This is a predicted structure of a 74-nucleotide RNA (transfer RNA) from Euryarchaeota archaeon RBG_16_67_27. Taxonomically the source falls in Methanobacteriota (Archaea, Methanobacteriati). The coordinates come from a structure-prediction model, not an experiment, and the mean pLDDT is 82. The sequence is in RNAcentral, with records from ENA. It matches the Rfam family "tRNA". It is annotated as a transfer RNA.
RNA sequence: GGGCCUGUAGUCUAGCCUGGAUAGGACAGAGGCCUCCGGAGCCUCUGACCUGGGUUCGAAUCCCAGCAGGCCCG
Numbered sequence: 001g002g003g004c005c006u007g008u009a010g011u012c013u014a015g016c017c018u019g020g021a022u023a024g025g026a027c028a029g030a031g032g033c034c035u036c037c038g039g040a041g042c043c044u045c046u047g048a049c050c051u052g053g054g055u056u057c058g059a060a061u062c063c064c065a066g067c068a069g070g071c072c073c074g
Base pairs, nucleotide, nucleotide: 001073002072003071004070005069006068007067010027011026012025013024020057029045030044031043032042033041050066051065052064053063054062
C1' cells in the first nucleotide's frame, strides 16, 4: 500500500441480509419488598446504535468517506 471482517449501555449480546410505532435481553449499578443481618428470590429505576455526510416520508439497518480493532496478501 491492497483485500476482507468487526464496531449497539460499565461488560456481553439480539435486531442489520428484507428500512417502519418507545432499540430488546443478560450481568453490573441504585432503590424497594422479604430477612435478626446478609445472600437468594421478586418488583421498579438508570444507561447504548464508532464519527460525519448522502438517499428516503422514515436509517442501528441502504450508499459514500473517515476513525478504531482484528485477520490475510505484498